[in-house]
RNA sequence: UCCCUAACAGGGGAUGGGGUCCCCCGAAAACCGCUCCGAAAAAUUGCGUCGGCGCUGAUGACUCCUGCCACACA
Numbered sequence: 001u002c003c004c005u006a007a008c009a010g011g012g013g014a015u016g017g018g019g020u021c022c023c024c025c026g027a028a029a030a031c032c033g034c035u036c037c038g039a040a041a042a043a044u045u046g047c048g049u050c051g052g053c054g055c056u057g058a059u060g061a062c063u064c065c066u067g068c069c070a071c072a073c074a
Base pairs, nucleotide, nucleotide: 010025011024012023013022016065017064018063019062020061021060033055034054036052037051038050039049
């Protein structure tokens, strides 16, 4: 990757996979990180929405593997 058979043991928690636990959602929902600047809106500010520059982390938590980065040694 392809074929056959069986099953429907659901989905989600900002970057991959496995195990355990926790939380959330469920026929549409849970979920979709952060600083700064700008825009729309607005009486102003703040929040929120949209856009732009920049920044951290492969975990929801623990652990293992894989990938990436830094340092040291051989």

Fluoride riboswitch aptamer (crcB RNA motif) from Desulfonatronum sp., 74 nucleotides, folded computationally. The organism belongs to Desulfonatronum, within Bacteria. Of the family's consensus pairs, 100% are formed in the model.